[in-house]
């Protein structure tokens, strides 16, 4: 330096252009003589960043950071 992948709740990953869920975690409560399991709940997202296209964008498109990976 070209080329590709990847970035979404603390964490790990879904999510045909139409309301961003899940498993763990965290915090109530039930349950137990007590933990732990186990069963109910609730809080946590400007979907890496900055533009564009679309009635509408996590998704399509352009530029950008970091990370991996191929390449000379």
């Nucleotide at each position: 330096g070209c080329u590709g992948c990847a970035u979404u709740g603390g964490c790990u990953c879904a999510a045909u252009g139409g309301u961003a869920g899940a498993g763990u975690g965290u915090c109530c409560g039930c349950u137990u003589c007590c933990u732990a399991a186990g069963c109910g709940g609730a809080a946590g997202g400007u979907u890496g960043u900055g533009g564009g296209u679309u009635c509408g964008a996590g998704u399509c498109c352009c530029a950008u950071a970091u990370g991996c990976a191929g390449u000379a």